[in-house]
RNA sequence: AGCGCGGUGGAGCAGUUGGCAGCUCGUCGGGUUCAUGUCCCGGAGGCCGCAGGUUCGAAUCCUGCCCGUACAA
Numbered sequence: 001a002g003c004g005c006g007g008u009g010g011a012g013c014a015g016u017u018g019g020c021a022g023c024u025c026g027u028c029g030g031g032u033u034c035a036u037g038u039c040c041c042g043g044a045g046g047c048c049g050c051a052g053g054u055u056c057g058a059a060u061c062c063u064g065c066c067c068g069u070a071c072a073a
Stems, first nucleotide, its partner, number of pairs: 002071001004069004010025004019056001027043005049065005
C1' cells in the first nucleotide's frame, strides 16, 4: 500500500426516502428551599473532519485527502 467502521455544540449520541440540525448530561439566568440538592421555566453554545463535484436544494449522494479504531500482512 489493502479492507471494514467511525469523525455532528463542553461530554455521550440520534438524524441512512436529500428539503433551512435534534436528544440526554453539563453550563448560564430565574422560580422553589433557611440553605444545598431535587424539581419546574427559560437562554447561550455546532453550519455537521477538510476540499471539490452532482442537484433548485447535501450532515445525508459521488471523488480525493486528513484523523481515530478494528482486521489482515
A computed fold for a 73-nucleotide RNA from an uncultured Bacteroidales bacterium, annotated as transfer RNA. Rfam family: tRNA. Rfam's curators write: Transfer RNA (tRNA) molecules are approximately 80 nucleotides in length. The family's RNA type in Rfam is transfer RNA.